[in-house]
C1' cells in the first nucleotide's frame, strides 16, 4: 500500500416513529429533541440503470371535477460507477 472484515478496539452515522419548527406543486428534503431499524463507508458525487413525484409544458374532457404523457424535480439507507477515509485479527 492494496485486497479483506474479526464475539478486536476507539469511535462515527441514524430508518422509521413521537414531540417542536421550516422549504417545496408533489415527491422529497433542512433544523431541533427522545428512542433506535440497521449499516464497514447508510462519508461525499445525480455518471448509468431502477424507482418516485407532475409544478410547468402537450394532449383529451363541451364544461367543471379531472384522465394520459412528460423531468429541468427527487431520491446516494435501490444496483452499478467515481472520490476520499478509521482500525488492523485470519
Nucleotide at each position: 500500500u492494496a485486497g479483506c472484515g474479526a464475539c478486536a478496539a476507539a469511535g462515527g452515522c441514524a430508518a422509521c416513529c413521537g414531540c417542536c419548527g421550516g422549504g417545496g406543486a408533489a415527491a422529497c428534503c433542512c433544523g431541533g429533541u427522545g428512542g433506535g431499524c440497521g449499516c464497514a463507508a447508510a462519508g461525499c458525487c445525480a455518471c448509468g440503470g431502477a424507482c418516485c413525484u407532475a409544478a410547468g409544458g402537450a394532449g383529451c374532457g363541451c364544461a367543471g371535477g379531472g384522465c394520459u404523457c412528460u423531468a429541468c424535480g427527487g431520491c446516494c439507507g435501490c444496483c452499478g460507477g467515481g472520490c476520499u477515509a478509521c482500525c488492523g485479527a485470519a